This is a predicted structure of a 131-nucleotide RNA (SAM riboswitch aptamer (S box leader)) from Paenibacillus lemnae. Of the family's consensus pairs, 97% are formed in the model.
RNA sequence: AUCUUAUCAAGAGCAGGUGGAGGGACUAGCCCGAUGAAACCCGGCAACCGGCGGCAGUAUCGCACGGUGCUAAUUCUUGCAGAAUGUAUAGUGAUCUUUAAUACGAUCCACUGCAGUCUGACAGAUGAGAG
Repeated sequence: AUCUUAUCAAGAGCAGGUGGAGGGACUAGCCCGAUGAAACCCGGCAACCGGCGGCAGUAUCGCACGGUGCUAAUUCUUGCAGAAUGUAUAGUGAUCUUUAAUACGAUCCACUGCAGUCUGACAGAUGAGAG
């Protein structure tokens, strides 16, 4: 690096230390940051794997000892597809009204667009496993 599988709406330092300018994977946004970013140490959270304990045993529950992980914002939002809704001061068409004929006006009826909502993918992260 690849594949399989589970999880991703909860939780964790309103003054811990070192460190010094960047960070939130990528795109576009929007944020965080010298009232101090990344990183490391300490603390904390959680309970995926192992371990230990409860149960005759399984499911499962507990502890948090070991291995990881995590510790701004839903995986910060978003990128592809679908659904219903709204939009006629979004466009084109259609129909209706009007008119001499248009125009104007009306109707989401059709296609496309846009907006927010929901669902599912994709991508990503982490654990466990595989070769």